[in-house]
Molecule: transfer RNA
Organism: Planctomycetota bacterium
């Protein structure tokens, strides 16, 4: 330079163009003398980034950033 993959909650990951989720993890609460476990609960998101196409996009489409693989080049 080229070709594929991958970016969504703190972290590790799901989501088949129609309401964005789990599971740990923080937290609250219940239990207990108190911690721990164990049980309940609420909360957290510009779905890398900007366009586009769509009545509608995390999902499709095009540029671009980060990152992992392959290939080519490299007197």
């Nucleotide at each position: 330079g080229c070709c594929c993959g991958a970016g969504u909650a703190g972290c590790u990951c799901a989501g088949u163009g129609g309401u964005a989720g789990a599971g740990c993890a923080a937290u609250g609460c219940u239990u207990u003398c108190g911690u721990a476990a164990a049980g309940c609960g609420g909360a957290g998101g510009u779905c890398g980034c900007a366009g586009g196409u769509u009545c509608g996009a995390g999902u499709c489409c095009u540029g671009u950033c980060u990152u992992g693989g392959g290939c080519a080049c490299c007197a």